[in-house]
C1' cells in the first nucleotide's frame, strides 16, 4: 500500500424428497352378527312378530390426505437453520429423460464446456502479492 482469497456488514437467491408404524380425515370396494331410521310382503287378538331391502352407525380392504414419532440421503428434507450471490452446479429448465443401485427415492452416474440463475459495501486480524526500513 494492493487483493476478485479469507472474514465482516447490507440485501438478495433456493430446496422440502423416498419409507416404515400406530392415529385421524376422505373416496370406493365388501361385509351386515349388532344398533338406528325406512319402503314392501307375510302372519296376527294386538300400537305386536317374522321375511326381505335400501340408508346411516359399524366392521374390513385399497388408495389418498394430515399431523406424530422413527429409517434412508444430504448442509439442509421447515429450521429465528442450512446452501449460494456472475470467479455464479445454490437453485431451475429439460425431465414423468437415460445407465446404474436401491426396500424406496429427485440414492450414485450421465445429461453438463447445455439453456437458465441472485452483488453491493467494507477489510481489524489470517493468507496472498508489491514497496520501503533496520539488522
Nucleotide at each position: 500500500c494492493a487483493g476478485c482469497a479469507u472474514c465482516g456488514c447490507u440485501a438478495g437467491g433456493g430446496g422440502u424428497c423416498c419409507u416404515g408404524c400406530g392415529g385421524c380425515g376422505c373416496u370406493u370396494g365388501u361385509g351386515u352378527a349388532c344398533c338406528a331410521u325406512u319402503c314392501g310382503c307375510a302372519c296376527c287378538a294386538a300400537u305386536g312378530u317374522g321375511c326381505a331391502g335400501a340408508u346411516g352407525g359399524c366392521a374390513u380392504a385399497a388408495a389418498u390426505g394430515c399431523a406424530g414419532c422413527g429409517g434412508g440421503u444430504g448442509a439442509g428434507a421447515g429450521u429465528u437453520a442450512c446452501c449460494c450471490u456472475u470467479c455464479g452446479a445454490a437453485c431451475c429448465u429439460g425431465a414423468c429423460c437415460c445407465g446404474g443401485a436401491u426396500a424406496a427415492u429427485a440414492c450414485c452416474g450421465g445429461c453438463g464446456u447445455a439453456g437458465g440463475g441472485a452483488a453491493g459495501c467494507g477489510u481489524a486480524a489470517u493468507c496472498u502479492g508489491c514497496a520501503g526500513a533496520c539488522a
Model confidence (mean pLDDT): 75 of 100. Predicted 3D model of a 135-nucleotide RNA (TPP riboswitch aptamer (THI element)) from beta proteobacterium L13.